A computed fold for a 1516-nucleotide RNA from an uncultured bacterium, annotated as small-subunit ribosomal RNA. Its Rfam family is "Bacterial small subunit ribosomal RNA". The RNAcentral record of the sequence draws on ENA.

RNA sequence: GAGUUUGAUCCUGGCUCAGGAUGAACGCUAGCGAUAGGCCUUACACAUGCAAGUCGAGGGGCAGCACAAAGAAAGUAGCAAUACCUUUUUGGUGGCGACCGGCGCACGGGUGAGUAACGCGUAUGCAACCUACCUACUACUUUGGGAUAGCUCGUUGAAAGACGAAUUAAUACCUUAUAAAACAGGGGCUCCGCAUGGAGAUAUUUGUUAAAGCCCCGAUGCAAAUCGGUGUGGUAGUAGAUGGGCAUGCGUUCCAUUAGUUAGUUGGCGAGGUAACGGCUCACCAAGACAACGAUGGAUAGGGGAACUGAGAGGUUUUACCCCCACACUGGAACUGAGACACGGUCCAGACUCCUACGGGAGGCAGCAGUGAGGAAUCUUGGUCAAUGGGCGCAAGCCUGAACCAGCCAAGUCGCGUGAAGGAUGACGGCCCUACGGGUUGUAAACUUCUUUUUUAAGGGAAUAAAGUGAGCCACGAGCUGGCUUUUUGCAUGUACCUUACGAAUAAGGAUCGGCUAACUCCGUGCCAGCAGCCGCGGUAAUACGGAGGAUCCGAGCGUUAUCCGGAUUUAUUGGGUUUAAAGGGUGCGCAGGCGGAAUAUUAAGUCGGCGGUGAAAGUUUGCAGCUUAACUGUAAAAUUGCCGUUGAUACUGGUAUUCUUGAGUGUAUAUGAAGUAGGCGGAAUUUGUAGUGUAGCGGUGAAAUGCAUAGAUAUUACAAGGAACUCCGAUUGCGAAGGCAGCUUACUAAAAUACAACUGACGCUCAGGCACGAAGGCGUGGGUAUCAAACAGGAUUAGAUACCCUGGUAGUCCACGCAGUAAACGAUGAUUACUCGCUGUUUGCGAUACACAGUAAGCGGCUUAGCGAAAGCGUUAAGUAAUCCACCUGGGGAGUACGUUCGCAAGAAUGAAACUCAAAGGAAUUGACGGGGGCCCGCACAAGCGGAGGAACAUGUGGUUUAAUUCGAUGAUACGCGAGGAACCUUACCCGGGCUUGAAAUGCAUUUGACCGGCUCAGAGACGAGCCUUCCCUUCGGGGCAAAUGUGUAGGUGCUGCAUGGUUGUCGUCAGCUCGUGCCGUGAGGUGUCGGCUUAAGUGCCAUAACGAGCGCAACCCUCAUCAUUAGUUACUAACAGGUUAAGCUGAGGACUCUAAUGAGACUGCCAUCGUAAGAUGUGAGGAAGGUGGGGAUGACGUCAAAUCAUCAUGCCCUUUAUGGUCUGGGCUACACACGUGCUACAAUGGCGAUUACAGAGGGCAGCGAAACCGCGAGGUGGAGCAAAUCCCUAAAGGUCGCCCCAGUUCAGAUUGCAGGCUGAAACUCGCCUGCAUGAAGUAGGAAUUGCUAGUAAUGGCAGGUCAGCAUACUGCCGUGAAUACGUUCCCGGGCCUUGUACACACCGCCCGUCACACCAUGAGAGUUGACAACACCCGAAGUCAGUAGCUUAACCGCAAGGAGAGCGCUGCCGAAGGUGGGGUUGAUGAUUAGGGUGAAGUCGUAACAAGGUAGCCG
Repeated sequence: GAGUUUGAUCCUGGCUCAGGAUGAACGCUAGCGAUAGGCCUUACACAUGCAAGUCGAGGGGCAGCACAAAGAAAGUAGCAAUACCUUUUUGGUGGCGACCGGCGCACGGGUGAGUAACGCGUAUGCAACCUACCUACUACUUUGGGAUAGCUCGUUGAAAGACGAAUUAAUACCUUAUAAAACAGGGGCUCCGCAUGGAGAUAUUUGUUAAAGCCCCGAUGCAAAUCGGUGUGGUAGUAGAUGGGCAUGCGUUCCAUUAGUUAGUUGGCGAGGUAACGGCUCACCAAGACAACGAUGGAUAGGGGAACUGAGAGGUUUUACCCCCACACUGGAACUGAGACACGGUCCAGACUCCUACGGGAGGCAGCAGUGAGGAAUCUUGGUCAAUGGGCGCAAGCCUGAACCAGCCAAGUCGCGUGAAGGAUGACGGCCCUACGGGUUGUAAACUUCUUUUUUAAGGGAAUAAAGUGAGCCACGAGCUGGCUUUUUGCAUGUACCUUACGAAUAAGGAUCGGCUAACUCCGUGCCAGCAGCCGCGGUAAUACGGAGGAUCCGAGCGUUAUCCGGAUUUAUUGGGUUUAAAGGGUGCGCAGGCGGAAUAUUAAGUCGGCGGUGAAAGUUUGCAGCUUAACUGUAAAAUUGCCGUUGAUACUGGUAUUCUUGAGUGUAUAUGAAGUAGGCGGAAUUUGUAGUGUAGCGGUGAAAUGCAUAGAUAUUACAAGGAACUCCGAUUGCGAAGGCAGCUUACUAAAAUACAACUGACGCUCAGGCACGAAGGCGUGGGUAUCAAACAGGAUUAGAUACCCUGGUAGUCCACGCAGUAAACGAUGAUUACUCGCUGUUUGCGAUACACAGUAAGCGGCUUAGCGAAAGCGUUAAGUAAUCCACCUGGGGAGUACGUUCGCAAGAAUGAAACUCAAAGGAAUUGACGGGGGCCCGCACAAGCGGAGGAACAUGUGGUUUAAUUCGAUGAUACGCGAGGAACCUUACCCGGGCUUGAAAUGCAUUUGACCGGCUCAGAGACGAGCCUUCCCUUCGGGGCAAAUGUGUAGGUGCUGCAUGGUUGUCGUCAGCUCGUGCCGUGAGGUGUCGGCUUAAGUGCCAUAACGAGCGCAACCCUCAUCAUUAGUUACUAACAGGUUAAGCUGAGGACUCUAAUGAGACUGCCAUCGUAAGAUGUGAGGAAGGUGGGGAUGACGUCAAAUCAUCAUGCCCUUUAUGGUCUGGGCUACACACGUGCUACAAUGGCGAUUACAGAGGGCAGCGAAACCGCGAGGUGGAGCAAAUCCCUAAAGGUCGCCCCAGUUCAGAUUGCAGGCUGAAACUCGCCUGCAUGAAGUAGGAAUUGCUAGUAAUGGCAGGUCAGCAUACUGCCGUGAAUACGUUCCCGGGCCUUGUACACACCGCCCGUCACACCAUGAGAGUUGACAACACCCGAAGUCAGUAGCUUAACCGCAAGGAGAGCGCUGCCGAAGGUGGGGUUGAUGAUUAGGGUGAAGUCGUAACAAGGUAGCCG
């Protein structure tokens, strides 16, 4: 920086990702070189080899090797001398196994178990110490002696080994001499220091301690040996250097659910011990020592330089390299030594392994290799001492798994390569697409030219050797000296490197491609298989799974996993917070601690500067240089932010001293209040009791009932009792630290405030732990008990009702004394101080004893500026600006739970985790939606009315059922006389059966034919099949048109998906809404406008207004009806004139009227009155045909319902292709115990029937309407005038008049059924309509519940049309007759606007809680069981030091000797490892059972919460 909480927003907050790193591991892949790295696990066990020796110039010697000489013996050759060879002797020489002795083995190398410590780091100190080898200096290096190993002999043992005898040397050991500058003691002197004390000079005094020789040269000598010299070694000492030892300041992990620890413990005196100080050890004395600045205990851990990361501060790590420490199978111990309590030494104990003759022995890879085991995992039983370094040695040299090299491993870093240039028909192939063609792979390939790093082969070929050795020479300062010449020494290695040859020849993969995050398509799959770091993908069109093509990133590597830092300001010193997101302690007092007013002086601890020491090297950074470059390395500088010392500065902080008054306190005066504690008093009310009056109910509720009451209630009057609480005043009033405090009064106590400015003189603020107070409820003891009232009982309510409501009612509520210690103990806001605009109300003072007021102080409130804040909001009473101190927070859940501890009588309180689980949980605000929230308004929404439907019969549609099929769709409103505006066949999609397969229809190509059509005959249910007859056109002569057949591309599908779609439609709703531009407000989502007041049918308008305008809707424009005018006048009309008929505009004529159909007019709250700012409203107003949108229609905003339709049509995908296509016959869609919707006809007298008699509009008509006339009871038939229509035809009924019926199942009603007919049509059986005659069912006005309608409307009457061969109670229209009612908006339903709440946003058909049941997971408790760890007490007690010592032994010295001194062994004692016993402690595993928790698919029961959530919710 990004992703992720939401419909969207801002914030808080967690989770996740992108980066870097690694001693890594795993998967796929792999050409080379350079360099560095390689058991992180079992400090587990180890076969084998090697890792520490060396010195003969210390010694005795001589086994083995070599040489020399001499002697002897055998053999060969030779006549012999002699030669050769073998054996043997001689330590004579070179050398040397083993041995004595010296030095080394305490270094180098390994590991990190232990250790929380002066272990490490840093700084300082030792006046409290040691130091072999090395350097410098001083002085010495004397005299004697006795042993011993080896060798030899012997004994013993399996072995390891042990023992005895004899003999021998030394630079081994002992004695002796000398000795001061050393050590120790004493005496005086000088100087110095931080205390103890130190240094120096004295010829001061007394005492003590030494030694070893050897090589070479020279001389003498037969030799042994002696003498001299150089060198080397030895002894004593001083000083240095090096290395160590000790002490101290500071720093050095986590846990307080570890708070007290400690008897050698703390100190002292004395002694012992040590190199040295010291309780290091011991005796005695005192009682101290450490600890909240974290003792003690527990857990974990080697520390540092450094490494990784980070901007830094930090965080993490300790692998490689360097320094220090610790360890060496486990534990203990000492010896030797300069140095060890000793990795490749010793002793003891233990475990383990091995050998054994069973009696005893041997061993220690955490050295280098290597083996086994463990594990995800870590290498060769290599070469060389050439170099560097170490040990020994005079040296040569020897030893060196230190070291240098090589080997294995992509395990890291760096470098190189796998070719380069050209090359388009943009090849083939692959993949994709909108597919006759394009795109991409892709200059990629092929092909041409070029190069040769690398590989392979051949040839040449370094440096690392500065130096040292041997030999020789020279110089001087004469030795660890310097120089020269020459000789010789190379593991790696014939390596690096160079040259030549061949030839693109030998060399590319991994991961990813939904977003974060660079990179997209196709196919397969179908919530399957699978993916996934987070969000999340997958349920038939998956850029997210699997494959392919393509692309992206990195590249000899690429990914995954693990871990660390970063991002994370997500522990915040730098650099966070706490009203509501997690977070202020319930409140006060207050010790420690932290912080602290003004002035002066002083000091110099903090602070700041200069200088000095140190801060190892390596590493880091920078410059330069060396390997072909780089990594790497060398060199120089910087840095090393630290510690110590020294010397200055003095503003600030601190210390000291002296002052000051403003902070704080005291005093005097005034005045205030429901401040506290204790006592006394008062009236009203409730209840109860007694008495009276009085009579039938009272009480209670939504409605009731339980309850009380004729034994007299309720009501009312009087009196009495008792307890509790204090009406009005009373108020965002007052007081108190908070909790809290209210009748009046008395006493005691406390306090803030004001005025004055007298006194003290910083006495202050805050406060961990501590102490005190602390509502209600609760607990204990004792009282009291009127009311109210948990529990409980009863009555209701309810599906239930362990509740809400009602009637009762006990603890409790009250008092006293104790306990408890918590609340949403809230202003959800810690205390104190200072500063920062204003307005306004109020309380108590002061300002003159003031009804006013502009001042002032202290409170209690409201609004607001700056500022702050995520916003809401806060705003001198801060959540602003600063300072000080305290408390608290770090994702949600688990959980304020478990365990432990403290407190409590108990209830419980305080402190307070983890496993596991989720990717959120949360705050504020926004827009919606919703509410059994509120306000306003509208609508046939209710009300007021009229008529229906629901009951009956029938029609029709649907469900259901049935069926071979009863085709399909529509299903709350918004399906159900709907698609269908008309199923006998057809329609038709369904079922049974029979035919067809390029197909019924469309079309491209190829081939063939010349037809096709039509007619006839036969079989058949028909489709169709068989047969017969007839039969092309144009032409440029190439062919073309048309038709058929065959073949091939394809057709076809009312098959699926309306949840892939277009188009169309319904509904909210003809409701008044839905938006935009600019501006403004807000961090933002958004808001404003569109809100408010009035008004309207209306977001219609007016006013107001940070809005001003605009758009889609409203309205208007359009059509129609109502009035008039003008124009026109046939088919319409007929007033006047004329003609004429039985009659009739029938005719001439007319243009007046009606009418027709075109154009206009008219209506706009325009006028009047009243009200109103206006818009507008009201009026039996005027005028007018019409009056306030005049009636009706068309017209349907943004959107909602994944609403309806793939079966009107179109269309993606999928499915089918001799069938899901196409055709034919028949059947079905018309079924029928039933249920529902919509209608028709009725139930009758406002009627029915009969007779008679009027008046329409709007339509339709040539495959049509069909007149007159005639026939038939009628349906109808015959007929055919007229009409493609203002001309002809199809056309009223209710109504009027007269008569009958007389309230009945009827002269109502007409279902059903029978017979006979008519019409249409190939065809009326399933299954049409109509007529006549006959039959004459239910039904007497319809339960719950429900529907339409506000005027030419409802109701009622008929007519027409479309569909249609025929069929209408349906639908769409038309006219006739023609009402009633509306007080009004409380309620029901729907809608609009504003507002409010919200845990809803799939939006209340929402969300969501708890028990129970099932599965899984982790955890607590648990009779117990079983391990580990650290201590403690006691027992036993190895080795060993120390101490003691009866016994035994004994070369050096003393002694003539006996013996002694001394020493050793043995024995004893203290301490003491391991072991044993015991009781506790800490910690782990496990345990029948048990408890709660978490997570799971649509389980069960209820509905607690979110809206007034239907009883407001919440805390204790």